[in-house]
RNA sequence: CAUCGGCAAGGGCAAACCUGCUGUGAUGCAGGGACGCAAAGCCAUGGGUCGGGAACUUUCCGGAUCGCCAGGCUGCCGAG
Numbered sequence: 001c002a003u004c005g006g007c008a009a010g011g012g013c014a015a016a017c018c019u020g021c022u023g024u025g026a027u028g029c030a031g032g033g034a035c036g037c038a039a040a041g042c043c044a045u046g047g048g049u050c051g052g053g054a055a056c057u058u059u060c061c062g063g064a065u066c067g068c069c070a071g072g073c074u075g076c077c078g079a080g
Stems, first nucleotide, its partner, number of pairs: 004078003012037002017032005035067001041073003045070003048065003052061003
């Protein structure tokens, strides 16, 4: 230094589920809780999926999901 890795060291995040709050809803937030994650940090850019409204069967508008896939930006360690 690494487009590599996480067997070390120090750590980090937190699925399902439960409780409370919020929203028409998908969801989101907080507490508990850990299925897992080497980016399970951030971004809604392209797809996918979910939900709302309209159109009427060709579709359109805006919402959600980054722990669905891809992409972009950034981060800890260097045990081997």

c-di-GMP-I riboswitch aptamer from a Desulfuromonadaceae bacterium, 80 nucleotides, folded computationally.
Model confidence (mean pLDDT): 88 of 100.
It was read from a public genome assembly, where an Rfam model found it.
Taxonomically the source falls in Desulfuromonadaceae (Bacteria, Pseudomonadati, Desulfuromonadia, Desulfuromonadales).
It matches the Rfam family "c-di-GMP-I riboswitch aptamer". From the family's description: GEMM was predicted in a large-scale screen for bacterial structured RNA regulatory elements.